Source information:
A computed fold for a 266-nucleotide part of an RNA from Ruminococcaceae bacterium OttesenSCG-928-L11, annotated as large-subunit ribosomal RNA, domain VI. Its mean pLDDT, the model's own confidence on a scale to 100, is 88.

[in-house]
Context: one part of a larger RNA
């Protein structure tokens, strides 16, 4: 743009996509069958594999702006503390997020219409025949049913709210132009969203982002001091200090004032 006013929600569902597997074990039952050996159907149940979706609670991985250790060396005047560099210097550990090797959940039942088959009833053909007319039974397969997308389905669909007798021009009429309603955008603070764009969540009538407190969690007992050791260190102040996107709380700081588009009675 388009869906014969202009919006914001819910939505039906034409038509698409997905998914569809399948092992072993009990029961029933050592029953049916079978001289034995062996050994069922039909119904119950239960446990895996593979595959999919989906999540991070546990079990690992990763974690390059966390914490601690240490080597070389350089600096900060020297001791202490610290800081650059050396693959992140190298070693042990690690939130969050993001993963699988981890967890959780999935194929089902059920419903229609059929396939080979199996039948009923039944002539043509006094009889037979599942077919000729007519009715059934019947597959992991078809349609449905389950899962997502879907009114640009131009046949543009439905429901529920909201807004609506402005102003000018116009052969007063179709139509243009302007302010404007609902609402919407720009802008600006961000993510559960993202390659921009969309999309979510917010903009003081506020907890959206940062900062601040506070827990959580993570590393593992900081500096300093004082004690004990000739010393290397070791003890106490100390479950210390320090600490990353995590959860809550608070308006300190920024979301400030704005601007713009948007029916005219269908």
């Nucleotide at each position: 743009c388009g869906c014969a006013g202009g919006a914001u929600a819910u939505u039906u569902g034409a038509g698409a996509g997905g998914a569809g597997c399948u092992u072993u074990c009990c029961c029933u039952a050592g029953u049916a069958c079978g001289a034995g050996a062996g050994g069922a159907c039909c119904g119950g149940g239960a446990u895996g594999g593979a595959c999919g979706c989906a999540c991070c609670u546990c079990u690992g991985g990763u974690g390059c702006a966390c914490c601690a250790g240490u080597u070389g060396u350089c600096a900060c005047g020297c001791c202490a503390g610290u800081g650059g560099c050396a693959c992140a210097g190298c070693u042990g550990g690690g939130c969050a997020g993001c993963u699988a090797u981890g967890u959780g959940c999935g194929g089902a039942a059920g419903g229609g219409a059929u396939a080979a088959a199996c039948g009923c009833u039944g002539a043509a053909g006094g009889c037979a025949u599942c077919u000729a007319a007519g009715c059934g039974u019947g597959a992991a397969g078809c349609c449905c049913c389950c899962c997502u997308c879907g009114a640009g389905a131009u046949a543009a669909g439905a429901u529920a709210u909201c807004c609506c007798a402005c102003u000018g021009a116009g052969u007063c009429a179709a139509u243009c132009a302007g302010g404007u309603a609902a609402g919407a955008c720009c802008c600006c603070u961000u993510g559960u969203a993202g390659a921009c764009u969309a999309c979510a969540a917010g903009g003081u009538u506020g907890a959206u982002a940062g900062g601040c407190c506070g827990c959580a969690g993570g590393u593992g007992u900081a500096a300093g001091c004082a004690u004990g050791g000739u010393g290397a260190c070791a003890u106490g102040u100390u479950c210390a200090g320090c600490c990353a996107g995590g959860c809550g709380g608070u308006a300190c700081u920024a979301a400030u004032c704005g601007g713009u588009c948007g029916a005219g009675g269908g």